[in-house]
Context: one part of a larger RNA
RNA sequence: UGACGGGGACCCGCACAAGCGGUGGAGCGCCUGCUUUAAUUCGAUGAUAAGCGAAGAACCUUACCGAGGUUUGACAUGCUACUGCAAAUCGGCUGAAAAGCCGACUCCUUCGAGGGUGUAGCACAGGUAUUGCAUGGCUGUUGUCAGCUCGUGUCGUGAGAUGUACCGUUAAGUCGGGUAACGAGCGCAACCCUUAUCGUUAGUUGUAUCACUCUAGCGAAACUGCCCCGGCAACGGGGAGGAAGGGGAGGAAGACAACAAGUCAGCAUGGUCCUUAUGCCUCGGGCGAGACAGGCGCUACAAUGGGAUUGACAAUGGGACGCCAUAUGGCAACAUAGAGCAAAUCUCUAAACAAUCUCUCAGUUCGGAUUGAGGGCUGAAAUUCGCCCUCAUGAAGUUGGAAUCGCUAGUAAUCGCUGGUCAGCUAUACAGCGGUGAAUACGUUCUCGGGUCUUGUACA
Numbered sequence: 001u002g003a004c005g006g007g008g009a010c011c012c013g014c015a016c017a018a019g020c021g022g023u024g025g026a027g028c029g030c031c032u033g034c035u036u037u038a039a040u041u042c043g044a045u046g047a048u049a050a051g052c053g054a055a056g057a058a059c060c061u062u063a064c065c066g067a068g069g070u071u072u073g074a075c076a077u078g079c080u081a082c083u084g085c086a087a088a089u090c091g092g093c094u095g096a097a098a099a100g101c102c103g104a105c106u107c108c109u110u111c112g113a114g115g116g117u118g119u120a121g122c123a124c125a126g127g128u129a130u131u132g133c134a135u136g137g138c139u140g141u142u143g144u145c146a147g148c149u150c151g152u153g154u155c156g157u158g159a160g161a162u163g164u165a166c167c168g169u170u171a172a173g174u175c176g177g178g179u180a181a182c183g184a185g186c187g188c189a190a191c192c193c194u195u196a197u198c199g200u201u202a203g204u205u206g207u208a209u210c211a212c213u214c215u216a217g218c219g220a221a222a223c224u225g226c227c228c229c230g231g232c233a234a235c236g237g238g239g240a241g242g243a244a245g246g247g248g249a250g251g252a253a254g255a256c257a258a259c260a261a262g263u264c265a266g267c268a269u270g271g272u273c274c275u276u277a278u279g280c281c282u283c284g285g286g287c288g289a290g291a292c293a294g295g296c297g298c299u300a301c302a303a304u305g306g307g308a309u310u311g312a313c314a315a316u317g318g319g320a321c322g323c324c325a326u327a328u329g330g331c332a333a334c335a336u337a338g339a340g341c342a343a344a345u346c347u348c349u350a351a352a353c354a355a356u357c358u359c360u361c362a363g364u365u366c367g368g369a370u371u372g373a374g375g376g377c378u379g380a381a382a383u384u385c386g387c388c389c390u391c392a393u394g395a396a397g398u399u400g401g402a403a404u405c406g407c408u409a410g411u412a413a414u415c416g417c418u419g420g421u422c423a424g425c426u427a428u429a430c431a432g433c434g435g436u437g438a439a440u441a442c443g444u445u446c447u448c449g450g451g452u453c454u455u456g457u458a459c460a
Stems, first nucleotide, its partner, number of pairs: 001460002003457003007454007015444002019407005026299008034290002042053002064285007073124001077123006089104006107115002126274002129272003135268002137263003140259003147186006153162003166177003192251004197220007223245001226239005301400001305359007317348003322341002326337004366397001371392007413436007
């Protein structure tokens, strides 16, 4: 000087408390451990791994296993020699395919020998092989916490200190006062985006028309500006006006450093290793196994509910090998015909909710696992191993031990919708969007994490 303390003081945070809803019990989905396996590819492992890499494993992907093949190679550049026979294409045979063998066909030219292709050979290619403890880049966490430093000066023999301590204040090393310090930088804040109000310009949409809504620009508006109180000040408390009030709300944005944190399998890259194989191709299988254990979710256990009929209201987004109106067939999944739309124009679009009826507390008209049968769709292909529909079947489960998680407002809870990936889908995931819409916060003793000062130390 740090780090640490079951030392102290002060402060903050959904950290506790006050509330609301969950997890832990059940069934199922996904991930992981373990086990098994020819293989169950690899990585991630307290917080900071475990619906994570993966925004989509039937083949492909695919890295794993088995079998069959191949060796200048699936891909790049160069050199030497040879060839116009070749390769490609077509036909035949073998084969699961990859490929191999046989036959047919058969180069261009400015004629310099060049180009292209093939064969043989040599340099080399190739490696998701190893090392994240050799690395770059990127990322996680401490943490959107308020800190981390520098120049000159001063103090100290020195390591260093001061500045950055203190008193107030703030979300903030934010600002004020004061001060052997005076200034400055990276952070904080602001500048950027979205949103709430109004004005204005324009109008493709919308409407019968004009407007409103809306869409796209431009601008205004909020500054403790005004009033009262406290205070030296910074600022704090209350009020008016206002769509909005003291950071209006949300996002993007992450200082110095630390964890030899993560990633050599996204990419790049040093070293090491393989080179008739640790490279490459193909078919089939596996990544989907299953006593058990853990994590994250979905669906429930019902009457604030289930079922039936009728009626209403969104937003973000997507669309040509696409979105598909409408009609017809089918109980339905869907099929057939077919209009419009490269889209504010056409199209994909709500559910909770409301009204009426029914069920009457039961393992039930709750719950839907599991299983049987019949169909539909995608795709060469649905057996291992896809999704959907109909009929039948109708398991556990009656609110969950110790423990534990999220959330302070348009939030939690709850209800649907859209998108990416994608032929299809294991999406209950992820990323967004809107609808309905709460309760509670006395307070900081305690738990956890963090910050500032101080104190102790046999630690560095």

This is a predicted structure of a 460-nucleotide part of an RNA (small-subunit ribosomal RNA, 3' major domain) from candidate division WWE3 bacterium CG_4_9_14_0_2_um_filter_35_11. It matches the Rfam family "Bacterial small subunit ribosomal RNA". Rfam links the family to the GO terms ribosome and structural constituent of ribosome. The sequence was found in a public genome assembly. Its mean pLDDT, the model's own confidence on a scale to 100, is 81. NCBI's taxonomy places the organism under Bacteria, Bacteria candidate phyla, candidate division WWE3.